[in-house]
Molecule: Glycine riboswitch aptamer
Organism: Phenylobacterium koreense
Order: sequence, then structure tokens, then C1' cells
RNA sequence: AUGAACGCUGGAAAGUAGCACCGGGCGACCGGGGCUCGCCGAAGGAGCAAGGGGUCGCCGGCGGCGAUCCUGAAAUCUCUCAGGCCAAGGGACAGCGGGGG
Repeated sequence: AUGAACGCUGGAAAGUAGCACCGGGCGACCGGGGCUCGCCGAAGGAGCAAGGGGUCGCCGGCGGCGAUCCUGAAAUCUCUCAGGCCAAGGGACAGCGGGGG
């Protein structure tokens, strides 16, 4: 103080996909990276809606309308680069604690 770092708790989705190779094993199978196709959104990353401005055209009345370009507000929205698709790990976010400057 709209409460930092940090700690604890909770925390989704999607293939235990296929192929060959390497290692272990008597074998079933297990692990590793590679390639191929299919998927997920909640590490991270990227994108934008109002509005404002410039130019051109039309109407005309201080102005209005249309086109186009620039600028521009965020996300749990969108993209799927990255990451992920048994479990583990990670994990946006939430609760509690904590007490930085």
C1' cells in the first nucleotide's frame, strides 16, 4: 500500500499416436533423442474494439457522410512462434501467510 520477493495450498486442456534408430532386458517391456501426421492453451510471446488525426470525394450551414492511411485501450478473447498432449514436472490464475520501497 489496489501489498514486492518468497513460502504453503488449490490449479485445466490435448496422442501413454505412428515409424525406424540407440541403450537396458531372456522376454514382455522401459528409457532417449529424430522424423511424420493429428491435437491443446493457462509459462513466455504476438494481435485488436472505441476514440483521435491526415488526405480525397459529395452535400452544404457552424458542419455532416463515404473511402483510404496513420495512431490507438486490455483480456481467461484471438494466433499457436515457443511450450505442452500417461504420470511426474511445469503451470495463467485464486486463497492464506509475508512485509519491500